A computed fold for a 73-nucleotide RNA from a Clostridia bacterium, annotated as transfer RNA. Rfam family: tRNA. About the family: Transfer RNA (tRNA) molecules are approximately 80 nucleotides in length. Its mean pLDDT, the model's own confidence on a scale to 100, is 83. NCBI's taxonomy places the organism under Bacteria, Bacillati, Bacillota, Clostridia.
């Protein structure tokens, strides 16, 4: 410099023939216990990497970028 892939909650990930943003940990509060723990319940918590276009509608689909990880040079 060029292929290719990844980026989604605190963290590890799911969701792609365009329509509900969700799981498991963790958090918090509560319910069990004499108290922890475990086990249930509830609920906070997200500009889905950034801008931009297309669409009635974009996490998804094109452009631009930015960061990682790999290849080739």
């Nucleotide at each position: 410099g060029g292929g290719c892939u990844u980026g989604u909650a605190g963290c590890u990930c799911a969701g792609u023939u365009g329509g509900g943003a969700g799981a498991g940990c963790g958090c918090a509060c509560g319910g069990u216990u004499c108290g922890c723990a475990u086990c249930c319940g509830u609920g906070a918590g997200g500009u889905c990497g950034a801008g931009a276009g297309u669409u009635c509608g974009a996490a998804u689909c094109u452009c631009u970028u930015c960061a990682g990880g790999u290849c080739c040079a």